[in-house]
RNA sequence: GGACACGUGGCUCAGCUUGGAUAGAGCAAGCGCUUGCGGAGUGCUAGGUCGUCGGUUCAAAUCCGAUCGUGCCCGCCA
Numbered sequence: 001g002g003a004c005a006c007g008u009g010g011c012u013c014a015g016c017u018u019g020g021a022u023a024g025a026g027c028a029a030g031c032g033c034u035u036g037c038g039g040a041g042u043g044c045u046a047g048g049u050c051g052u053c054g055g056u057u058c059a060a061a062u063c064c065g066a067u068c069g070u071g072c073c074c075g076c077c078a
Base pairs, nucleotide, nucleotide: 001074002073004071005070006069007068010027011026012025013024020058029045030044031043032042033041051067052066053065054064055063
């Protein structure tokens, strides 16, 4: 330098192919129930500019372009 994959709550991920109104799950966290206390169990609650910018569209996590970061592979120089 080139190709590919990934980026979504604190963590791990789904949703993207085929656009649709308030973006979900598990774990973790907080507050209850339970217990003599704790753990476990159980219920509820809070928590996300969907990497960034721009474009298309009535409407974008989703489509298009650029760009940043990470991983992996290939190539070049030494």
The RNA shown here (transfer RNA) has 78 nucleotides and comes from Nitrosopumilus sp.
NCBI's taxonomy places the organism under Archaea, Thermoproteati, Nitrososphaerota, Nitrososphaeria, Nitrosopumilus.
Rfam family: tRNA. About the family: Transfer RNA (tRNA) molecules are approximately 80 nucleotides in length. It is annotated as a transfer RNA.
The coordinates come from a structure-prediction model, not an experiment, and the mean pLDDT is 80.